[in-house]
């Protein structure tokens, strides 16, 4: 310089023909325990890398940037 992959919750992943975005860990209360831990139960945490088109209607399509990875020169 030229191709491809990936970008969703603190991490490490899903999901859907386009139709109100989950999951395990991890975090907080709570219960159990003398305590701890393990186990059950609740609950916060995300306007989807940015920015812009098309759609009624976008996490997901179509363009541009950016970021990591990776092949090729």
């Nucleotide at each position: 310089g030229g191709g491809g992959a990936u970008u969703u919750a603190g991490c490490u992943c899903a999901a859907a023909u386009g139709g109100c975005a989950g999951a395990g860990c991890g975090c907080u209360c709570g219960g159990u325990u003398u305590g701890c831990a393990u186990c059950c139960g609740a609950g916060a945490g995300g306007c989807a890398g940015u920015g812009g088109g098309a759609u009624c209607a976008a996490u997901g399509c179509c363009c541009a940037c950016a970021a990591u990875c990776u092949c090729c020169a």